[in-house]
RNA sequence: UUGACUCUGGAGAGAGACUGAAGCUACAGGCGUCAGUCCGCCGAAGGGGCUAAAGCUCUCAGGCACCACGGACAGAGGGGU
Numbered sequence: 001u002u003g004a005c006u007c008u009g010g011a012g013a014g015a016g017a018c019u020g021a022a023g024c025u026a027c028a029g030g031c032g033u034c035a036g037u038c039c040g041c042c043g044a045a046g047g048g049g050c051u052a053a054a055g056c057u058c059u060c061a062g063g064c065a066c067c068a069c070g071g072a073c074a075g076a077g078g079g080g081u
Stems, first nucleotide, its partner, number of pairs: 002080001005077005014039001016038006023031003040064003046060001047058003
């Protein structure tokens, strides 16, 4: 100096609508979970584009209450060289 590895920090966007399944319930009904479809949206794994490159841009993939998972990047440690 520095990929892998470990720890820490780490954003954004509909508690959207409809349908179906099982479950709960005080059983006209309601509730949340999962899956599918539709519209809207995000962008910081990855991917495409711009002489090259990017926290730019496009959103293919991915994602959109909280939590969890993921997370570019940053700090520290540490191994190899």
A computed fold for an 81-nucleotide RNA from a Gammaproteobacteria bacterium, annotated as Glycine riboswitch aptamer. It was read from a public genome assembly, where an Rfam model found it. Model confidence (mean pLDDT): 78 of 100.